[in-house]
RNA sequence: GGGCCCGUAGCUUAGCCUGGAAGAGCACAAGACUCUUAAUCUUGGGGUCGAGGGUUCAAAUCCCUCCGGGCUCA
Numbered sequence: 001g002g003g004c005c006c007g008u009a010g011c012u013u014a015g016c017c018u019g020g021a022a023g024a025g026c027a028c029a030a031g032a033c034u035c036u037u038a039a040u041c042u043u044g045g046g047g048u049c050g051a052g053g054g055u056u057c058a059a060a061u062c063c064c065u066c067c068g069g070g071c072u073c074a
Base pairs, nucleotide, nucleotide: 001073002072003071004070005069006068007067010026011025012024013023020057028044029043030042031041032040050066051065052064053063054062
């Protein structure tokens, strides 16, 4: 330098192909239960979907460029 894959909550990730309300688990906070803790149950907060631009009534999703990481070829 070429090719491919990945980037979404503090962490692990679903959703992307086929555009139409951003979800789950763990963690965190509060409450219930308990003599207390743990466990369990309930509730809640937390996301500029890697960055910028384009297409579209509408973009995490499609297109382009760039950034970061991984694999591979030379």
About this RNA: A computed fold for a 74-nucleotide RNA from a Candidatus Woesearchaeota archaeon, annotated as transfer RNA. NCBI's taxonomy places the organism under Archaea, Nanobdellati, Candidatus Woesearchaeota. The RNAcentral record of the sequence draws on ENA. It matches the Rfam family "tRNA". Rfam classes the family as a transfer RNA.